[in-house]
């Protein structure tokens, strides 16, 4: 310098004006409503989204309900150790896969409990003989050797028979080494044996069993034995084994509470039945219950944030100092102007927090790897 890889940070800036939500104050030429408390408006000050606020996929706090204990059903998780409030997260390892490498990826228990499925291709898919290889038999042609007959003066030729050899074809048998198909063809590879072959036998590797050493463990390494069987794959197919899980969610839930209707009470209240009394009924007044409209809380001081320190490889834990940083309920963050540049992406809290996943214009910083060049 180029290519790559892991991690972290920023998310237009500045100023002015207008507008909006929260909070505090209010002395508003005695603002509006109200008996008051107070509310509303105005004014002044202050404050006001994110790294993902998103998807709502996991886990927890909190709340209400349920709950003697156990089981069934259902769901989740699944190498080991750690971390945490908890997790399917994270950290550190093991094993496997990819990459020259930095590094990345993996739900990674069980397929001798049982059941299911395995398209297409291929001869055969849990069992097979298509090609090939080999043996035997038969057929056929050639070649070689011998014998007989015949032609020829002779060399030699022809025919028949016997034996041998090689090639081809067919039937039968052996074979799983080789070819071809497939994700998968009965451990791999080399040798020995064999008619040809084959764990039939032998070495090495793999696998299984036992044992020893190291490690908390997953596991790794060594030694000995087993000729390899219970037969291939699939359990994010049913299933088996182990561990964990009560349900619903802030429209949870708690407090206050009109109007109308309802219950009870009152008689020195009024109207009507009725001129008067009792009584009835309606109104009135008082009061009660329910908890609607509405209001308040939940609801922003928290597994919080920032800084440095200590312990730990790390996730993380601990104490110390400092900070307070949105809280709406039809739901606030926007608009305009000016200047600058790299010309600005994805996207807007709704009870809170820890993760995961997904979206994203670009820019900056740090560690490491590979290649090349220079010193």
């Nucleotide at each position: 310098u180029a290519a790559g890889u892991g991690g972290g940070g920023c998310a237009g800036a500045u100023a002015a004006u207008c507008g909006c939500g929260g909070c505090u104050g209010u002395a508003g030429g005695c603002g509006u409503c109200g008996a008051a408390a107070g509310a509303c408006c105005g004014c002044a000050g202050u404050u006001g989204a994110g790294g993902a606020a998103a998807g709502u996929c996991c886990g927890g706090g909190c709340u209400u309900c349920a709950c003697a204990g156990g089981g069934c059903a259902g769901g989740a998780u699944g190498c080991c150790g750690g971390u945490u409030a908890a997790c399917a997260g994270c950290c550190g390892g093991u094993g496997g896969a990819g990459g020259c490498g930095a590094c990345u990826c993996c739900a990674a228990g069980g397929a001798c409990a049982g059941u299911g499925c395995a398209a297409c291709a291929g001869a055969a898919a849990u069992a097979u003989a298509c090609c090939g290889c080999u043996g035997c038999u038969u057929g056929c042609a050639g070649c070689c050797a011998g014998a007989u007959u015949u032609c020829u003066u002779g060399c030699g030729g022809a025919a028949u028979c016997u034996g041998g050899u090689c090639a081809c074809a067919a039937a039968c048998a052996g074979u799983a080494a080789g070819g071809g198909u497939g994700g998968a063809a009965g451990g791999g590879c080399a040798g020995c044996u064999u008619a040809a072959g084959a764990g039939a036998c032998u070495a090495c590797c793999g696998c299984c069993u036992g044992u020893c050493u190291g490690g908390c463990a997953a596991c790794a390494g060594g030694c000995a034995g087993g000729g390899c069987a219970c037969a291939u794959g699939u359990a994010a197919a049913c299933c088996c084994c182990a561990u964990c899980c009560g349900a619903a969610g802030c429209a949870a839930g708690g407090c206050c509470g009109a109007a109308c209707a309802g219950g009870a009470g009152c008689g020195u209240u009024g109207a009507c039945g009725u001129u008067g009394c009792c009584c009835g009924c309606c109104a009135g007044c008082u009061u009660c219950a329910g908890g609607u409209a509405g209001g308040c809380c939940g609801c922003a001081g928290g597994a919080u944030c920032u800084g440095a320190c200590u312990g730990g490889c790390g996730a993380c834990a601990g104490g110390c100092a400092g900070a307070c940083u949105a809280g709406a309920u039809a739901g606030a963050u926007g608009a305009u102007u000016a200047u600058c540049c790299a010309c600005g992406a994805c996207a807007u809290a709704a009870c809170c927090c820890g993760g995961c996943u997904u979206a994203c214009c670009g820019c900056c910083c740090c560690g490491c790897u590979u290649a090349u060049u220079u010193a």

Notes: Bacterial RNase P class A from Lachnospiraceae bacterium 45-W7, 375 nucleotides, folded computationally. It matches the Rfam family "Bacterial RNase P class A". Rfam classes the family as a ribozyme. The gene name in the source record is rnpB. The sequence is in RNAcentral, with records from ENA. The coordinates come from a structure-prediction model, not an experiment, and the mean pLDDT is 75.